[in-house]
RNA sequence: CCCGGCUUAGCUCAACUUGGCAGAGCGUGCGGCUGUAGACCGCAAGGUUCCUGGUUCGAUUCCGGGAGCCGGGA
Numbered sequence: 001c002c003c004g005g006c007u008u009a010g011c012u013c014a015a016c017u018u019g020g021c022a023g024a025g026c027g028u029g030c031g032g033c034u035g036u037a038g039a040c041c042g043c044a045a046g047g048u049u050c051c052u053g054g055u056u057c058g059a060u061u062c063c064g065g066g067a068g069c070c071g072g073g074a
Base pairs, nucleotide, nucleotide: 001073002072003071004070005069006068007067010026011025012024013023020057028044029043030042031041032040050066051065052064053063054062
C1' cells in the first nucleotide's frame, strides 16, 4: 500500500438479507424463599447502536468519508 471481517447495555452477543416500539443471557439493585448466605423465583434500573455526512415519512439496518481492532496479501 491492497483485500476482507468486526464495532449495539458493565461483559458476551442477537436484531442487519423485510428499513418501522432497540433485545437476551450473565452481572448490578430491590423483593420473595432461607437461621445467614448460596442456589432458585419475581421485579427494576442500565443505550450518543464507534464518529461524521447523505438517502428516506422513518436508519442499528442502505450509501459516501473517517477511526479503532482482527485476519489475509504484496
Molecule: transfer RNA
Organism: Candidatus Woesearchaeota archaeon